[in-house]
């Protein structure tokens, strides 16, 4: 210098003018008007995917269904999140990725190719028998044996060697791999290392059904509370009143509780305001503990609260990026900067709606700290 990896951060600044929301004061004809202001979106406010707070409903019990999660230890209010580790996979490396229990419980699935795709499979080949032909080398046909070799495939039912055999084959044996199992050592654990034994061997797939283990009430700020306004059930039909309709138990059933009204059609009225609402598992700084996530302590700060829903627009200057020109600093050098000039360019993704903690996704450009690899150049 180039390429690449990981963490953290910013998301233009100042001024002027015109507007919007909010708040305060004054005025009002109650429609609003005027004046003032250290007030007025984000890192994701987003998707609404998880976990909570808060609110309301429910809360004898039992069963079924359903959903979520799935290596180990820790963090947290909690989590499917985070941190540290184990194992597996990828990368030369820094480092990255993993829903990572069970397919030797059961069931299912596997395009194309291939003879055969899961209690395998004879297409070529190899071997034996019989027949037939022969130029005596063998060829052809039929029947059978065979998974060593070829071929197909992402995958062909362990690998290498020796024995064995007509040819072969875990058919037998040795070693290796893998599986099961008994034990020893290290580790909190996941797991790692080692020794022995067993049967020749068990393919893949569970974000396929399923099995196992653990956990799980429902609805959501349009929750909920209050005030105001409005009146008409006076129409029709059906069901029911203890032989009980209907309601609650918030997926269903049993069971339990309440129970005199309920459902449909037709017709009418109101549909405004206040609260919940923003001080909270809150932010920043320091310090201590911890490897870290995080926790303890101390200090400081208050930072939107709208509801047919505000936070915008224009101009100027500065800042940012690009190549060019001039001047200049450092270095032996490759090279790295600084200042000035005129010119050109960019400004993304996106916006609260009860509040937090996460995850995921979108994002112009830039800053910073650290790590890795590298041909050439010095």
């Nucleotide at each position: 210098c180039g390429a690449c990896c990981a963490g953290g951060c910013c998301a233009g600044g100042a001024g002027a003018u015109c507007g919007c929301c909010g708040c305060a004061g004054c005025c009002u004809a109650c429609g609003g008007g005027c004046u003032g202001c250290a007030g007025g979106a984000g890192g994701a406010a987003a998707g609404u995917c998880c976990g909570a707070g808060c609110u309301c409903c429910a809360c004898a019990g039992g069963g079924c269904a359903g959903g979520a999660u799935g290596c180990c230890g820790g963090g947290u209010a909690a989590c499917u999140c985070c941190c540290g580790g184990u194992c597996g996979g990828g990368g030369u490396g820094a480092c990255c990725c993993g829903a990572a229990g069970g397919c030797a419980a059961g069931u299912g699935c596997a395009a194309c190719a291939g003879a055969g795709a899961g209690u395998a499979g004879a297409c070529c080949g190899c071997c034996g028998g019989c027949g037939u032909c022969u130029u005596c080398g063998g060829g052809c046909g039929c029947c059978g044996g065979u998974a060593a070799g070829g071929g197909u495939g992402a995958a062909a039912g362990g690998g290498u060697g020796c024995g064995g055999c007509a040819a072969g084959a875990g058919c037998g044996c040795a070693c290796c791999g893998g599986c099961g199992u008994u034990c020893c050592c290290g580790g909190u654990a996941a797991c790692g290392g080692g020794a022995g034994c067993g049967g020749c061997c068990a393919g893949g797939u569970a974000a396929a059904c399923c099995c196992c283990a653990u956990c799980c009430g429902g609805a959501g700020c349009a929750a909920g509370a209050c005030c105001a306004a409005a009146u008409a059930g006076a129409g029709g039909a059906g069901c029911g009143c203890u032989c009980g309709a209907g309601g609650g138990u918030u997926g269903c059933c049993c069971g339990c509780c309440c129970g005199a009204g309920c459902u449909c059609c037709c017709g009418g009225g109101u549909u405004g305001g206040u609260u919940g609402c923003u001080c909270g598992a809150g932010g920043c700084c320091g310090u201590c503990g911890g490897a870290g996530a995080c926790g303890g302590c101390g200090g400081c700060c208050c930072u939107a609260g709208a509801u047919g829903a505000a936070u915008g627009a224009u101009c100027u200057c500065c800042a940012c990026c690009c190549a060019c020109c001039g001047c200049u600093a450092g270095g032996c050098g490759a090279c790295u900067g600084g200042c000035g000039g005129g010119g050109g360019g960019a400004g993304a993704c996106a916006g609260g709606a009860c509040u937090c903690g996460g995850c995921u996704u979108a994002u112009c450009g830039g800053c910073u700290c650290g790590a890795u690899c590298g041909a050439a150049c010095c």